[in-house]
RNA sequence: CCGUGCUAGAUGGGGAGGUAGCGGUGCCCUGUACCCGCAAUCCGCUAAAGCGGGGUUGAAUUCCUGUCCCCGGCUUCGCGGCUUUCGGGGACAGCACCCGGCAAGUGGUGACGAAGGCCUGGUCCCGUGCGGCGCAAGCUCAUGAACCCCGUCAGGUCCGGAAGGAAGCAGCGGUAAAUGGGAUUUUGCGGGUGCCAUGGGGGUGCCGGGCUGGAGCCAACUACCGGACAGGCGCCCGGGGGCGGAAGCCAAAGACAGGUGCACGG
Repeated sequence: CCGUGCUAGAUGGGGAGGUAGCGGUGCCCUGUACCCGCAAUCCGCUAAAGCGGGGUUGAAUUCCUGUCCCCGGCUUCGCGGCUUUCGGGGACAGCACCCGGCAAGUGGUGACGAAGGCCUGGUCCCGUGCGGCGCAAGCUCAUGAACCCCGUCAGGUCCGGAAGGAAGCAGCGGUAAAUGGGAUUUUGCGGGUGCCAUGGGGGUGCCGGGCUGGAGCCAACUACCGGACAGGCGCCCGGGGGCGGAAGCCAAAGACAGGUGCACGG
């Protein structure tokens, strides 16, 4: 130096949490990395390695150590940082809400005529007429009384010597009260009745119209002025969450450097 067979080792690692502590299961990061069983009021351990069983690889791209870099995580903060939430506080009231003013701006409206003035109508009140609706009566049709309603009254009854006469049930016809229906009309009464007509009153609040007039008017929003309000916001004090910042502690993957055994044969 070469070959063969082994062994240590490797076959993922890390963070937070959990734990007396360590490792694992569960969460997160890295990124690809043998299989089976066990495990959160958990499983296995006792100084650092999950435990039990079965494989692969094996002294180097793979194992060990160190340095760099940094995914990710954790801790802390007199951070006058941003944001969100909770508790407390109070007045010269800054915003918001409300009221009044002004008319600079925006807007609207106005020569198709603003403000103002005069007249008039509606909205409001009291009547009348007409219509409509409802109710009742009248009208009309049907039904409708054992007797105490009417007419006609068989039979039967009564009076009479007779001629004749009388009352009268049933039946038939009709009618009263009543019941039900109808509608052309009439009368009375009523109203949460009418784009109806008409008379009167009242009133300038609102709406409309006419005449006059001849250039402003409105005040919704912004700005400004005055008032009122209370703890909604801002403000002050204190606490929590998120984001960011700073400092620190771990740290995967990756890069680089160094280190690493035994036996036999040639």